[in-house]
RNA sequence: GCCGUCUCAAGGGGGUGUCCGGCAUGCCGGACUGAGAGGAGCGAUCCAACCCCACGAACCUGAUCCGGAUCAUGCCGGCGGAGGGAUUGAGGCGAGCGGCCCG
Numbered sequence: 001g002c003c004g005u006c007u008c009a010a011g012g013g014g015g016u017g018u019c020c021g022g023c024a025u026g027c028c029g030g031a032c033u034g035a036g037a038g039g040a041g042c043g044a045u046c047c048a049a050c051c052c053c054a055c056g057a058a059c060c061u062g063a064u065c066c067g068g069a070u071c072a073u074g075c076c077g078g079c080g081g082a083g084g085g086a087u088u089g090a091g092g093c094g095a096g097c098g099g100c101c102c103g
Base pairs, nucleotide, nucleotide: 001100002099003098004097005096006091007090008089009088010087011053012052013051014050017032018031019030020029021028022027023026038047039046040045059084060083061082065078066077067076068075
């Protein structure tokens, strides 16, 4: 010095699990974790909320994995900075922090 971290707009990506009780097989009530476990529909799917969008652990794969805990579960830890994974535009940019470059 530039970019990011900030704001706004538009766009995109994603998950919705486990258990208990009642009734009787799909609803009702409750419990756990979580940001989120919702609604409509026979279903495909759609809507809503929420999270994430490359400095990407939102989320998926490995995985019907391994260890621990639990009534049970991706509940916690490991695996693991392993592989994959969705963005553009405008504005702002005092300080701090991060990255790159120059002296």